[in-house]
Context: one part of a larger RNA
RNA sequence: UUGGGCGUAAAGCGUCCAUAGGUGAAUUUUCAAGUCUGCCAUCGAAUCCCAGGGAUCAACUAUGGACAUACAGUGUAAACUACUAAGCUGGAGUACGGUAGGGGCAGAGGAAAUUUCCGGUGGAGUGGUGAAGUACGUAGAGAUCGGGAAGAACACCAACAGCGAAAGCACUCUGCUGGCUGACAUUGACAUUGAGAGACGAAACCUAGGGAGCAAAUGGGAUUAUAUACCUCAGUAGUUCUAGCUGUAAACGAUGGAUACUAGGCGUUGUGCGUAUCAACGCGUGCAGUGUUGUAGCUAACAUAUUAAAUAUCCCACCUGGAAAGUAUGUUCGCGAGAAUUAUACUC
Numbered sequence: 001u002u003g004g005g006c007g008u009a010a011a012g013c014g015u016c017c018a019u020a021g022g023u024g025a026a027u028u029u030u031c032a033a034g035u036c037u038g039c040c041a042u043c044g045a046a047u048c049c050c051a052g053g054g055a056u057c058a059a060c061u062a063u064g065g066a067c068a069u070a071c072a073g074u075g076u077a078a079a080c081u082a083c084u085a086a087g088c089u090g091g092a093g094u095a096c097g098g099u100a101g102g103g104g105c106a107g108a109g110g111a112a113a114u115u116u117c118c119g120g121u122g123g124a125g126u127g128g129u130g131a132a133g134u135a136c137g138u139a140g141a142g143a144u145c146g147g148g149a150a151g152a153a154c155a156c157c158a159a160c161a162g163c164g165a166a167a168g169c170a171c172u173c174u175g176c177u178g179g180c181u182g183a184c185a186u187u188g189a190c191a192u193u194g195a196g197a198g199a200c201g202a203a204a205c206c207u208a209g210g211g212a213g214c215a216a217a218u219g220g221g222a223u224u225a226u227a228u229a230c231c232u233c234a235g236u237a238g239u240u241c242u243a244g245c246u247g248u249a250a251a252c253g254a255u256g257g258a259u260a261c262u263a264g265g266c267g268u269u270g271u272g273c274g275u276a277u278c279a280a281c282g283c284g285u286g287c288a289g290u291g292u293u294g295u296a297g298c299u300a301a302c303a304u305a306u307u308a309a310a311u312a313u314c315c316c317a318c319c320u321g322g323a324a325a326g327u328a329u330g331u332u333c334g335c336g337a338g339a340a341u342u343a344u345a346c347u348c
Stems, first nucleotide, its partner, number of pairs: 004319002007302002012316001014200003021193003027086002033081002035077001037075003042070001049065003053061002091190001092187003096182004103177007110154001114150008125136002162169002206244004213239002218234004256315005264293012297304001321348002330341004
């Protein structure tokens, strides 16, 4: 490479967008590039294959024949692919109506708690633990009442609920911005995937502001044979905000995207239709999600099963024994930490 794979054995890029490229619904037409087919020319000899000869056989060898493929030229056919032209509406958009939501960004407001400060009452403990001690407290703590400040997070509702491409998103209100559904109108294949490129991307990180609580590091106290821990008292980076850098996670459904198709049962969210009712519920059904159970199938098994890991098609990424190693070197990126790309020898 061919082939075979990619939930858990090696293997799906963290996610999206989109260029080149690949692939592409249904009708008629053009053309003949691909495709089918005819003719002609060429594809050295030897070899290989076949036939019958020669060395007493054979290897070997001389003669004749043939297969096969490729390419050029010139005709033919027109189903399929491509091309040409025209139309079509089912895919996909646009406009319109309705609607759900912790989707995003910005601004404004809120209450409880915590800590701290000031003042009053009060007077000996408080705190913490398995038990204690360190710690706080007569310089008045803890408790309680009143007032002020700060920062962070938003109890109940809360759900196997919702939204978002993923990361992720929850107090309330306002403004701007993305989905789903419905009938009619409109464009008329405008689609899908996507190398490279670009955007977003938890936590940790860096600089300048901020700093209540929590809390790596660190310092005490315990426990213990030890205790660089678990427990406890403190406590700095950090956590937060604005601007920036990084570009990684078991970034997981360990499951790439799109389309079609293939038993059911039981829930649930949004929405449409029918039915029913005074009304809400209910019953039947369509679309879009989200769960659970389960048949056929598939699977090494576990499991999966209309949200497929079934059946098919298209496109991309990736894998090819272990270890060395996601390392070395080189290159690119980064302030840095490092990230990306990515081997060999030796060895089993």

Annotation:
The prediction has a mean pLDDT of 82. A computed fold for a 348-nucleotide part of an RNA from Agave americana, annotated as small-subunit ribosomal RNA, central domain. RNAcentral holds the full RNA, with entries from SILVA. NCBI's taxonomy places the organism under Eukaryota, Spermatophyta, Liliopsida, Agavoideae, Agave. Rfam family: Bacterial small subunit ribosomal RNA.